[in-house]
RNA sequence: AUGAGGGCCGCGGGAGAGAGUCGCGGGGAUGGGGAAUCCCACGCGACCGCCGAAGGUGAAAGGUUCGCGGCGGCUGUGACCGCUGCGGGCCGAAUCUCUCAGGCAAAAGGACCGCGAGCCGGAGG
Numbered sequence: 001a002u003g004a005g006g007g008c009c010g011c012g013g014g015a016g017a018g019a020g021u022c023g024c025g026g027g028g029a030u031g032g033g034g035a036a037u038c039c040c041a042c043g044c045g046a047c048c049g050c051c052g053a054a055g056g057u058g059a060a061a062g063g064u065u066c067g068c069g070g071c072g073g074c075u076g077u078g079a080c081c082g083c084u085g086c087g088g089g090c091c092g093a094a095u096c097u098c099u100c101a102g103g104c105a106a107a108a109g110g111a112c113c114g115c116g117a118g119c120c121g122g123a124g125g
Base pairs, nucleotide, nucleotide: 006120007119008118009116010115011114012113013112018048020047021046022045023044024043025042026040027039028038029037030036049104050103051102055100056098058096062091063090064089065088066087067086068085069084070083071082072081073080074078
């Protein structure tokens, strides 16, 4: 169940932080050409500074399980049930945390939020 929650799709919203420095390359300006000087939200590398909202890491209460103990219960004494102490394993959310990844003009991306007689799915929220 006249289909929750969830996922996908479409539309709308959506923060933060260097146009950093140096080197090499590329392109451009001046110049007859070269040299030289200067410029560049172009590439690569190194370094420094920074951001947290793709993804990823960490974990509180709590849950579960194992070992060693304690106490209680009776459906009647069990490889039983319940509570509990100590120690270990596992699970355990976020816009929290770390900053691995990613990012620091715009664009793109973007957790998350809203909307939808859209699609999937089938019971909890």

Glycine riboswitch aptamer from Rubrobacter sp., 125 nucleotides, folded computationally. It matches the Rfam family "Glycine riboswitch aptamer". Gene Ontology term of the family: glycine biosynthetic process. From the family's description: This family represents the bacterial glycine riboswitch. Model confidence (mean pLDDT): 80 of 100. The sequence was found by an Rfam model in a public genome assembly. NCBI's taxonomy places the organism under Bacteria, Bacillati, Rubrobacteria, Rubrobacterales, Rubrobacter.